This record gives sequence, structure tokens and C1' cells, in this order.
RNA sequence: GCCGCCGUAGCACAAUGGUAGUGCGUUGCUUUCCUAUUCAUUGUUAGGCAAAGGUUGUGGGUUCGAUCCCCACCGGCGGUU
Repeated sequence: GCCGCCGUAGCACAAUGGUAGUGCGUUGCUUUCCUAUUCAUUGUUAGGCAAAGGUUGUGGGUUCGAUCCCCACCGGCGGUU
């Protein structure tokens, strides 16, 4: 240089034309184990409920409608002379 794959929430990943979601994490509320304390309360273990968090790598194009299809570019990985 050329070819292929990938880029989506803090992290790991779904969604393959029709409202962008799941798990972990974060925050709040609540129940609970244990510790300290005179009750309050504080820290803490394990659950439950809820919320926040996204220009879907960037810029264009196609379409009534794009995470999805097309083009260029950026970044990562692999292959190849």
C1' cells in the first nucleotide's frame, strides 16, 4: 500500500430499515446481618424498588423513516506483497 472485521451509556455487549435496550457499575429510597454507642444515630452484609447516564467514531448520501443500506475520513485488530 491492498483486503477483511470492529467502533452503541463508566465497563462488557444486544438491537440488521419503524419509540435505542440488557447485565455489571453509579446514585436515591426501602428491608435485613453484624459492629460501636445510653435511645437517637453511624459504619457495614445481603436483598428489593426506582432514577440518572447516549450527537449509535466523524462528515455526507439514499429513504417517509438509518445503529442498520451507500461513499469518504478517523481509530483499533487481523491477513497479505
The RNA shown here (transfer RNA) has 81 nucleotides and comes from Macrolepiota fuliginosa MF-IS2. Rfam family: tRNA. The family's RNA type in Rfam is transfer RNA. Taxonomically the source falls in Macrolepiota fuliginosa (Eukaryota, Agaricomycotina, Agaricomycetidae, Macrolepiota).